[in-house]
RNA sequence: GGCCCCGUAGCUCAGCGGUUAGAGCAGACGACUCAUAAUCGUUUGGUCCUCGGUUCGAAUCCGAGCGGGGCUA
Numbered sequence: 001g002g003c004c005c006c007g008u009a010g011c012u013c014a015g016c017g018g019u020u021a022g023a024g025c026a027g028a029c030g031a032c033u034c035a036u037a038a039u040c041g042u043u044u045g046g047u048c049c050u051c052g053g054u055u056c057g058a059a060u061c062c063g064a065g066c067g068g069g070g071c072u073a
Base pairs, nucleotide, nucleotide: 001072002071003070004069005068006067007066010025011024012023013022018056027043028042029041030040031039049065050064051063052062053061
C1' cells in the first nucleotide's frame, strides 16, 4: 500500500429505517444488618467516532475521513 472486520453509557455488549436508544457490570441513594459483605428496590449516566449524502424520517442505508484489530505483499 491492498482487502476484511469493528467504533453505541465509566467497562463488556445488544439494538427490522419510525415509537422514549437498551441490558449486564460499575456509580449514587434506600431497604435488610449491631456493623460490613451478600441480596433486594430505586436511580444517575449517551454529541450512537467525525463530516457529508439518501429519505417524510438514519445508531441503522451510501460516500469520505479518523481511530482500533486481522490478513496479505
The RNA shown here (transfer RNA) has 73 nucleotides and comes from Phycisphaerales bacterium ac7. It matches the Rfam family "tRNA". Rfam's curators write: Transfer RNA (tRNA) molecules are approximately 80 nucleotides in length. Gene Ontology term of the family: triplet codon-amino acid adaptor activity. It is annotated as a transfer RNA. NCBI's taxonomy places the organism under Bacteria, Pseudomonadati, Planctomycetota, Phycisphaerae, Phycisphaerales. RNAcentral records the identical sequence in 6 taxa.